[in-house]
Context: one part of a larger RNA
RNA sequence: AACGAACGCUGGCGGCGUGGAUAAGACAUGCAAGUCGAACGGGAUUAUUGAAGUAGUAAUAUGACAAUAGUUCAGUGGCGAACGGGUGCGUAACACGUGGAUACAUUCCGGGAAGCGGGGGAUAGCCCAGGGAAACUUGGAUUAAUACCGCAUGUGGUCGAAAGACUAAAGACGGGGACCGCAAGGCCUGUCACUUCCCGAUUGGUCCGCGGCCUAUCAGCUAGUUGGCGGGGUAAAAGCCCACCAAGGCUACGACGGGUAGCUGGUCUUAGAGGACGACCAGCCACACUGGAACUGAGACACGGUCCAGACACCUACGGGUGGCAGCAGUCGAGAAUCUUCCACAAUGGGGGCAACCCUGAUGGAGCGACGCCGCGUGGAGGAUAAGGUCUUCGGAUUGUAAACUCCUGUCAUGCGCGAACAAGGUUGCAGGGAUAAUACCUUUGCAAAUUGAUGGUACCGCAAGAGGAAGAGACGGCUAACUCUGUGCCAGCAGCCGCGGUAAUACAGAGGUCUCAAGCGUUGUUC
Repeated sequence: AACGAACGCUGGCGGCGUGGAUAAGACAUGCAAGUCGAACGGGAUUAUUGAAGUAGUAAUAUGACAAUAGUUCAGUGGCGAACGGGUGCGUAACACGUGGAUACAUUCCGGGAAGCGGGGGAUAGCCCAGGGAAACUUGGAUUAAUACCGCAUGUGGUCGAAAGACUAAAGACGGGGACCGCAAGGCCUGUCACUUCCCGAUUGGUCCGCGGCCUAUCAGCUAGUUGGCGGGGUAAAAGCCCACCAAGGCUACGACGGGUAGCUGGUCUUAGAGGACGACCAGCCACACUGGAACUGAGACACGGUCCAGACACCUACGGGUGGCAGCAGUCGAGAAUCUUCCACAAUGGGGGCAACCCUGAUGGAGCGACGCCGCGUGGAGGAUAAGGUCUUCGGAUUGUAAACUCCUGUCAUGCGCGAACAAGGUUGCAGGGAUAAUACCUUUGCAAAUUGAUGGUACCGCAAGAGGAAGAGACGGCUAACUCUGUGCCAGCAGCCGCGGUAAUACAGAGGUCUCAAGCGUUGUUC
């Protein structure tokens, strides 16, 4: 000088940061990943319209059922859930940093080329019947799709020397004049989607050189080991795996073993060199109760997915089931020690959606803690040597302009009033452009209107009152700024080092005074 600190005494305000370092111990409760009805069929419900029938002579009342539109529920389907968020167990390793390499993949996104024809069989759901305490599950009947499967086509792609072989798709939502059609629609047109391929972008996989801990009281290590041929395997090179063959490979420039440890940008210190560290923020890696495994998928061997085993905990009708906070809060535990079971999606970003919008403990904010840094205040001017305290050579000195008293000021806090920025967008209407057969629709530009703020009635500003509400901690022998009295008597005690204390202690304890820092001051711990 520094700190993610703790402890003791003390504590007025604000801004910006920061806060489980120990038990990767165990977790009650709530939330943290959904969304799309413009992919699809149903259930429920609301509104409108139609309506068999029923009551009535009739007006009328009621109304199974159907259609349309809206809301909602679970299901099929799509995309997302592999991001974001947490932690540092493991790891001494191509894990990381840096510089290269290529034998590779890449959903969504951008550019380009071509296509989007014609069919089929199922299955959730719903209904019926059953089993089970539950979790859940069995059978039957029936149904839809952008779900699934053939056929066609083949720009292109893959394989191949060539011939040739193989290889795709799905629709949805708007608008519309003529023509066809009873209508639905055909047809035209726009947007979004779908299929194949090329390029780009982005992201990743893999390989290599070099670099960064301790230990020789660890000296030899290695059989898939090192290399080859041939196979398998992967998106991809490779003993990555396998059969056969050869006998290699590493090591005193420290192999192998043991210990410790996430790595880096950086942080602290320092004149620098160096040393120590890796909280917060950012990049990479690893992990998700412990161990193992694969499935789906562009991407995982997957924190809030699946399966198996184990430990632990919970429910149970004892047959069987369920769970995983190292997400945000919060609880217990251990500990010297570390916060609210808060508000909002208004902004930024992310997922889904044509959009409106929905979701988002990411994020934006507020709360708590002097934990840190920074700023401000606790008053200013005048005013004589009052009282009290302390010391005293008894003369006085000192506390001390300090107080009282007089005159002011009004920061902060308090009360009242006013009151933001962060808002860009989105919606509706109008006018132009594009597209189009078109003045629909769609898209784009401009204008107008009414709107969208968690923080927050906060910041800021104005007014009011009144010195009123706001100072302590440590030290005073030397180092080291600051001295006397009383008590004690090698006792009680102090102490960072030297050392103080045994009757005149500036070193113990109290008091007065002084010094230093100040909403802090000291102590302890750790680093330089």
Background
This is a predicted structure of a 528-nucleotide part of an RNA (small-subunit ribosomal RNA, 5' domain) from an uncultured bacterium. The prediction has a mean pLDDT of 86.